Context: one part of a larger RNA
RNA sequence: UGACGGGGGCCCGCACAAGCGGUGGAACAUGUGGUUUAAUUCGAAGCAACGCGAAGAACCUUACCAGGACUUGACAUCCCGAGAAGUUUGGGGAAACUCGAAUGUGCCCUUCGGGGAACUCGGUGACAGGUGGUGCAUGGUUGUCGUCAGCUCGUGUCGUGAGAUGUUGGGUUAAGUCCCGCAACGAGCGCAACCCUCGUUGUUAGUUGCUAACAAGAGCCUGCUCUUGCUUAGCUCUCUAGCGAGACUGCCGGUGAUAAACCGGAGGAAGGUGGGGAUGACGUCAAAUCAUCAUGCCCCUUAUGUUCUGGGCUACACACGUGUUACAAUGGGUAGGACAACGAGCAGCCAACUAGCAAUAGUGAGCGAAUCUCUUAAACCUAUCCUUAGUUCGGAUCGGAGUCUGCAACUCGACUCCGUGAAGCCGGAAUCGCUAGUAACCGCAGAUCAGCACGCUGCGGUGAUACGUUCCCGGGCCUUGUACA
Numbered sequence: 001u002g003a004c005g006g007g008g009g010c011c012c013g014c015a016c017a018a019g020c021g022g023u024g025g026a027a028c029a030u031g032u033g034g035u036u037u038a039a040u041u042c043g044a045a046g047c048a049a050c051g052c053g054a055a056g057a058a059c060c061u062u063a064c065c066a067g068g069a070c071u072u073g074a075c076a077u078c079c080c081g082a083g084a085a086g087u088u089u090g091g092g093g094a095a096a097c098u099c100g101a102a103u104g105u106g107c108c109c110u111u112c113g114g115g116g117a118a119c120u121c122g123g124u125g126a127c128a129g130g131u132g133g134u135g136c137a138u139g140g141u142u143g144u145c146g147u148c149a150g151c152u153c154g155u156g157u158c159g160u161g162a163g164a165u166g167u168u169g170g171g172u173u174a175a176g177u178c179c180c181g182c183a184a185c186g187a188g189c190g191c192a193a194c195c196c197u198c199g200u201u202g203u204u205a206g207u208u209g210c211u212a213a214c215a216a217g218a219g220c221c222u223g224c225u226c227u228u229g230c231u232u233a234g235c236u237c238u239c240u241a242g243c244g245a246g247a248c249u250g251c252c253g254g255u256g257a258u259a260a261a262c263c264g265g266a267g268g269a270a271g272g273u274g275g276g277g278a279u280g281a282c283g284u285c286a287a288a289u290c291a292u293c294a295u296g297c298c299c300c301u302u303a304u305g306u307u308c309u310g311g312g313c314u315a316c317a318c319a320c321g322u323g324u325u326a327c328a329a330u331g332g333g334u335a336g337g338a339c340a341a342c343g344a345g346c347a348g349c350c351a352a353c354u355a356g357c358a359a360u361a362g363u364g365a366g367c368g369a370a371u372c373u374c375u376u377a378a379a380c381c382u383a384u385c386c387u388u389a390g391u392u393c394g395g396a397u398c399g400g401a402g403u404c405u406g407c408a409a410c411u412c413g414a415c416u417c418c419g420u421g422a423a424g425c426c427g428g429a430a431u432c433g434c435u436a437g438u439a440a441c442c443g444c445a446g447a448u449c450a451g452c453a454c455g456c457u458g459c460g461g462u463g464a465u466a467c468g469u470u471c472c473c474g475g476g477c478c479u480u481g482u483a484c485a
Stems, first nucleotide, its partner, number of pairs: 001485002003482003007479007015469002019434005026325008034316002042053002064311007073127001077126002079123005086103007107116003129300002132298003138294002140289003143285001145283001150189006156165003169180003195277004200245007209235005214229006248271001251265005327427001331386007343374003348367002352363004393424001398419007440462007
């Protein structure tokens, strides 16, 4: 100087407390361990591995295994020889591939001998290739402490020196934020602001959006509602999207040291960082990644490279993590009715009609989309049935029949219908998330994607509870002890 303390002081955080909802019990989904296996490819390991890499393993992917094949190679450059490239077709084979047959003669230059470019086949070696090893040789990228308020430097001063000071102290703040004081005076990286978005408003613009009128059609309560229209008018409103305004402790009162600031108030759509996001200092963990990529060294080179078929990554006594669905009446079924936002679409989204109980199929309009479609949002409201029961709860499992995608659903897809109707009656010790349009509940969209979502990323709808800082955990500053570095 640090680190540590079941030392002290001050302060903060869903850290505790106050609550709400879960996990831990059940079934299933998914990841992991273990076991098994020819293989169950590899990585990730307390927090910070375990719905993680994987935004989607039937083949492919695929790296693993068994078997069949190739050896200048699936891919790149150079050299030599032959042939345009290509197209059609036969035999063998699981395919890869292998053995043939026919056809075809193009482009540029030419001294008509030939040469060249692209492509294909054969040959020689230089070489290719490696998801082989080492993340403890590395770059790059990332996690974490932590959006915590810290981490440092120059000059000066003090100390023999390591170092100290500044950065400590008194206040204050979300903040090393600001003020005052001070052997310090300044500065840098962080904080904040500048950026995006939501909330108010002005202006510009007005189609595909919005409003109004007219016409036609439909419904019928007979004067309203809805739909359509290359019918018309307008941009006030909604909205869209560019540029502005607006919030600064600016104003008032009080407290304070006359400071910084804090408390209350006015005005205001918004008030003291307005909400959310992006943004992550010096560093820590020899943290993670050689399997995104790049790369040193080592290793393989008729194989640790390449290719194909089939299998495996989907196994199953068991253990753990993360989720989904429930155990019911604040509910379940049936019928009717209402209200979103973000997004996506041409090898696509698919209206309407017809068939089917349905998954879906057939026919077929519109739309490269503020125009058309996905797109009926669901929870909610109204009426009615069920009446506390393993049930009209719950839906696992199994049997049968189908649909769709795709060369192909056996291993191993999703969905539909009929039947079947398991566990489960709110979960031990323990443990997790959350402070506002948040938790919780409810549905919708998208990426990946032929098909496959209880996962993920977004979106809106309904919409709660909270006295405080004694204690637990983590962190910041000061101080103290230490046989630790």
A computed fold for a 485-nucleotide part of an RNA from an uncultured organism, annotated as small-subunit ribosomal RNA, 3' major domain.
Its mean pLDDT, the model's own confidence on a scale to 100, is 82.
The full RNA is in RNAcentral, with records from ENA, Greengenes and SILVA.